[in-house]
Context: one part of a larger RNA
C1' cells in the first nucleotide's frame, strides 16, 4: 500500500422480512456423476459445470468400436522422370460397401501446319519418385482472438504542484446529496482521463406527410419527419447551495416503461473441438474411405424441466377476443374420403393481396358430487398414416389396458406491475422428429413493518505475527 477480522461506522441489493408461485416426494423427458461396455467420442465442474458446446445422434453429422480395404493419399503447392489408343470409362467378375481385377467405347485445350488426326511440342488429365500433404492427436499452464465472473457493482488513474528520506500520501478524505466519484459547499490542492449520466433503438401522447391491398384514407393501421418533460412553474424544508417532500398542469414528472452499452482489473477462470497459431508426437497411421455397432446401455446418485394428484376441477356441444412471425425444393385454400393420424384434390400467393391459422384460457349449456372417481395418464398389446434409400433407436393416429401420485422431510428457488401465476401462437435448428431455446400477444395478482438477522457489494475507521 493491500488483503484479512466470529473489530467498528454509514450506505445499497428480491440479500432478509412481508407475500404469491414453485423444486425437493410421484410418473415421464432431459443433462451429469457412477457402472457397464468392443465402444458407450471429447470438453464444461462452487457461485460462474450439469434442456450447457448440441439452434435439434437412425445412416450422414461422428470425433469413439468392430472389421474390410487405401499408402503423394479425399484436399494443395512444387519439382524430376515418363506413358499417344493417353485422361475418362460401359458390360462382367470379387464384395456388405470401399475397393480390387476388367477393358468395350473413347476424348480436351494452345501452337507448327491447307484441313482431319490415335504426326510433332507444350498444357490439361494420368503413372511413378521425392519434397510434402493430413492429424477433432498433447500442452488454454506456451499463445492470438473470443468468452463467463465480481457487476451496470461505482469505482479505475493520469499530469502539474504540495507533503514525506522511501515505500507512498494528497487530489478521491471531509459536510451533505444522489441510481451514481451524481451534484453542492469546504479544503495544498489545481485540472484532466476511463468509467456514471446523455448521445442509439423499442415503446406510451400528439401534429405534419404520403397511402401498396376489392373499396375507402377520415378514425384504426403502416412509415418518414417533428413536437413533448426540463424540477420549466407554484408551496415547505434545509446551509440563501444541491437535493427533498408535497401540488397545479399533463397522454406521460423528477431516470416514464424496456433494451442495446460492461471502467482499471480478478479467477494461470472457460475455449489448441468453431477457426487461428508456437512447441512436442504421429506419418502403409494417432491419416483416408466403407459397412455395420455406438454416442440411445442401466442397480443407483444429483441437476434443469413437463405431467398431476382434481370441483376456482373433469367431459361433451356452441359464442367470442390477439400479437408476433414463416413461406416458392416453400405455405398450402375451397371441395372431397377417411372415427382420426392422414390421403386424394389442386385454386392463390416471391406475399400489408395468398396461405400456414383452429389462438387458448375466457363466456354461454348440459353431465360429473367427491371416489384413487367420467380425476391421473405412465406401462403394455393389437391396428393404421406420415419422412426418409431405410424407422429395429423418429414422430402422429386408433382401440384396448389403466401404474405411481390425495399437495411432498430436512432444505431450497424465482418474482415488486402490466412484473409473478396462468393460457395459448410462432420462428430457428430440421426430410423427419422440442416437455428445451428464442421471441409473442390474453388474462391478470398478492406484499413491502423494517434492516436486528443470513448472502454478496461499496466508503470510511481500526487491530494484524499475513503479502
Nucleotide at each position: 500500500u493491500g488483503a484479512c477480522g466470529g473489530g467498528g461506522g454509514c450506505c445499497c441489493g428480491c440479500a432478509c422480512a412481508a407475500g404469491c408461485a414453485g423444486c425437493g416426494g410421484a410418473g415421464c423427458g432431459u443433462g451429469u456423476g457412477g457402472u457397464u461396455u468392443a465402444a458407450u467420442u471429447c470438453g464444461a465442474u462452487g457461485c460462474a459445470a450439469c434442456a450447457c458446446g448440441a439452434a435439434g445422434a437412425a445412416c450422414c453429422u461422428u470425433a469413439c468400436c468392430a472389421a474390410g480395404g487405401c499408402u503423394u493419399g479425399a484436399c494443395a503447392u512444387g519439382a524430376c522422370a515418363g506413358a499417344a489408343g493417353u485422361a475418362g470409362g460401359a458390360a462382367u467378375c470379387c464384395g456388405a460397401a470401399a475397393g480390387g481385377a476388367g477393358g468395350a467405347c473413347g476424348a480436351c485445350c494452345u501452337g507448327u501446319a491447307u484441313c482431319c488426326a490415335g504426326u510433332c511440342a507444350g498444357g490439361a488429365g494420368c503413372u511413378g519418385u521425392c519434397a510434402c500433404a493430413g492429424g477433432u492427436g498433447c500442452u488454454g499452464c506456451a499463445u492470438g482472438g473470443c468468452u463467463g465472473u465480481c457487476g451496470u457493482c461505482a469505482g479505475c488513474u493520469c499530469g502539474u504542484g504540495c507533503c514525506g528520506c522511501g515505500a507512498g500520501g494528497u487530489g478521491u478524505u471531509g459536510g451533505g446529496u444522489u441510481a451514481a466519484g451524481u451534484c453542492c459547499c469546504g479544503c495544498a490542492a489545481c485540472g484532466a482521463g476511463c468509467g456514471c449520466a446523455a448521445c442509439c433503438c423499442c415503446u406510451g401522447u400528439c401534429g405534419u406527410u404520403a397511402g401498396u391491398u376489392a373499396a375507402u384514407u377520415a378514425c384504426u393501421c403502416u412509415a418518414a419527419c417533428g413536437a413533448g418533460a426540463c424540477u420549466g412553474c407554484c408551496c415547505c424544508g434545509c446551509a440563501u447551495a444541491a437535493c427533498g417532500g408535497g401540488g397545479a398542469g399533463g397522454a406521460a414528472g423528477g431516470u416514464g416503461g424496456g433494451g442495446a452499452u460492461g471502467a482499471c482489473g480478478u479467477c494461470a477462470a472457460g475455449u489448441c473441438a468453431g477457426u487461428a497459431u508456437g512447441g512436442c508426437c504421429u506419418u502403409u497411421a494417432u491419416g483416408c474411405c466403407u459397412u455395420g455397432g455406438g454416442c440411445u446401455a442401466c442397480a443407483c446418485a444429483c441437476a434443469c424441466g413437463c405431467u398431476a394428484c382434481a370441483a376456482u376441477g373433469g367431459a361433451u356441444g356452441g359464442u367470442a377476443c390477439a400479437a408476433a412471425g414463416a413461406g416458392u425444393u416453400g405455405c398450402c385454400a375451397a371441395g372431397g374420403a377417411g372415427c382420426a393420424a392422414u390421403c386424394c384434390g389442386g385454386a392463390g400467393c416471391u406475399a400489408a393481396u395468398c396461405u400456414c391459422a383452429a389462438a387458448a384460457a375466457a363466456c354461454c349449456a348440459u353431465c360429473c358430487u367427491c371416489a384413487g372417481u367420467u380425476c391421473g395418464g405412465a406401462u403394455u398389446g393389437c391396428a393404421g398414416g406420415c419422412u426418409g434409400a431405410a424407422a429395429c433407436c423418429g414422430c402422429c393416429u386408433g382401440c384396448a389396458u389403466g401404474a405411481a401420485g390425495u399437495c411432498g422431510g430436512a432444505g431450497u428457488u424465482g418474482c415488486u406491475a402490466g412484473u409473478a401465476a396462468c393460457c395459448g401462437c410462432a420462428g430457428g435448428u430440421c426430410a423427419g422428429c422440442a416437455u428445451a431455446c428464442u421471441g409473442c400477444g390474453g388474462u391478470g395478482a398478492a406484499u413491502a413493518c423494517g434492516u436486528u438477522c443470513u448472502c454478496g457489494g461499496g466508503c470510511c475507521u481500526u487491530g494484524u505475527a499475513c503479502a

The part of an RNA shown here (small-subunit ribosomal RNA, 3' major domain) has 467 nucleotides and comes from an uncultured bacterium. The full RNA is in RNAcentral, with records from ENA and SILVA.